[in-house]
Bacterial RNase P class A from Flavobacteriaceae bacterium MAR_2010_72, 313 nucleotides, folded computationally. It matches the Rfam family "Bacterial RNase P class A". It is annotated as a ribozyme. Its mean pLDDT, the model's own confidence on a scale to 100, is 76. Of the family's consensus pairs, 98% are formed in the model. It was read from a public genome assembly, where an Rfam model found it.

RNA sequence: CAAGUAAAUCGCCUUAUCGCUCUGCAUGAAAGUGUAGGGAGGAAAGUCCGAACACCAAAGUGCAACAUAGUGGUUAAUGGCCACCGGUCGUGAGAUUAGGAAAAGUGCAACAGAAAGCAAGUACAGGUUAAGCUGUAGUGAAAUCAGGUAAACUCUAUGUGGUGCAAUGUCAUGUAUACCAACGUUUGAGGGCUGCACGUUCGAUUGUUGGAGGGUAGACAGCUAAAGUGUAUUGGUAACAAUGCAUUCAGAUAAAUGAUAAGGGUCACGCCUUGGCGCGAUACAGAAUUCGGCUUAUAGAUUUACUUGUAAA
Numbered sequence: 001c002a003a004g005u006a007a008a009u010c011g012c013c014u015u016a017u018c019g020c021u022c023u024g025c026a027u028g029a030a031a032g033u034g035u036a037g038g039g040a041g042g043a044a045a046g047u048c049c050g051a052a053c054a055c056c057a058a059a060g061u062g063c064a065a066c067a068u069a070g071u072g073g074u075u076a077a078u079g080g081c082c083a084c085c086g087g088u089c090g091u092g093a094g095a096u097u098a099g100g101a102a103a104a105g106u107g108c109a110a111c112a113g114a115a116a117g118c119a120a121g122u123a124c125a126g127g128u129u130a131a132g133c134u135g136u137a138g139u140g141a142a143a144u145c146a147g148g149u150a151a152a153c154u155c156u157a158u159g160u161g162g163u164g165c166a167a168u169g170u171c172a173u174g175u176a177u178a179c180c181a182a183c184g185u186u187u188g189a190g191g192g193c194u195g196c197a198c199g200u201u202c203g204a205u206u207g208u209u210g211g212a213g214g215g216u217a218g219a220c221a222g223c224u225a226a227a228g229u230g231u232a233u234u235g236g237u238a239a240c241a242a243u244g245c246a247u248u249c250a251g252a253u254a255a256a257u258g259a260u261a262a263g264g265g266u267c268a269c270g271c272c273u274u275g276g277c278g279c280g281a282u283a284c285a286g287a288a289u290u291c292g293g294c295u296u297a298u299a300g301a302u303u304u305a306c307u308u309g310u311a312a313a
Base pairs, nucleotide, nucleotide: 001309002308003307004306005305006304007303008302009301010300012264013263014262015261016260017259018258020039021038022037023036024035025034026033027032041284045295046294048293049292050291051290052289053164054163055162056161060198061197062196063195065160066159067158068157069156070084071083072082073081074080085099086097087096088095089094100155101154105153106152107149108148122137123136124135125134126133168221169220170219171218179211180210181209182208183207184206190202191201192200193199228247229246230245231244232243233242234241235240265282266281267280269278270277271276272275
């Protein structure tokens, strides 16, 4: 220098004007106004896994279903993560892993070969009344009772109760517990309890479907101080842990976090004269109870460590 491997970081900035939302203070009878401050992300996304929290009979028994699968560690927890062993790929840095059981059963298998099976028989030789009855050869990873495959069913071990903040609690407003039809129902309909069964409990102010209608569609809590965030040191190969210091950092509800203008930055391309000019681009996306992971999307820029090749010293 070229080509790569792994890990990490950033991901537009400034000013002016006009707005939106939340909080404190002041003012006001109220609506509001003034003032000070806060106001999206590395993935807020997918909702895939694990938790917190809440409710359901503190949630029973059996079956079914689902998940995981080397060893050790880590964590609130996990199917996540870390380390190591083994397998596969790569010259290498490294990447990847679907890693229990084929001595219970069922299934599946390209080409070659006569045949990969509840059966049949190629070539040569032997042999028989007859017959793959016997030997050798040949095909193939495997040929008369064997092997492979469990990202096939299955078996083994371990684990999983259900529903999700539209949970749940409180307050307020309004109403039609009515009407019509069909079917079911104390001979127990129907509801709650996990998909099913059993079981259990409530059960006559009765259930389902259809028709035609009446009313509400507001507020508060949950709800943002937490397994928080930043940083330093120590221990550990690492995931991670401990300690010190600093810090408070969205809370909307049809859903705020924006728009316009000017200037600048970065990158690509073109032109000429180092540097400037012109032109284009500036991503993915966007909170909705909260965390820890995983996965996916992402213009462009940066850093560190390492590998291979070539050349020179």